A computed fold for a 73-nucleotide RNA from an archaeon, annotated as transfer RNA. It was read from a public genome assembly. Model confidence (mean pLDDT): 82 of 100. Its Rfam family is "tRNA". By type it is a transfer RNA. Its family is annotated with triplet codon-amino acid adaptor activity in the Gene Ontology.

């Protein structure tokens, strides 16, 4: 330099055009316990990597950029 794949809360992940973006772990509060753990209830936490385009409507489709991985040279 060329090709392919990926980027979604702190971590992992579902969602591939349309209501308020899903779940698990973690975190916080309360309940439970003599206390801890387990368990239960509730809560906070997301510019969906960035910019532009298509569309009535984009996390989803297209282009470029950035970052990561694999292959070729």
């Nucleotide at each position: 330099g060329g090709g392919c794949c990926c980027g979604u809360g702190g971590u992992c992940u579902a969602g591939u055009g349309g209501u308020u973006a899903u779940g698990a772990c973690g975190c916080c509060a309360c309940c439970c316990u003599g206390a801890c753990a387990c368990g239960g209830u509730g809560g906070a936490g997301g510019u969906c990597a960035g910019c532009g385009g298509u569309u009535c409507g984009a996390u989803u489709c297209c282009g470029c950029u950035c970052g990561g991985g694999c292959c070729c040279a």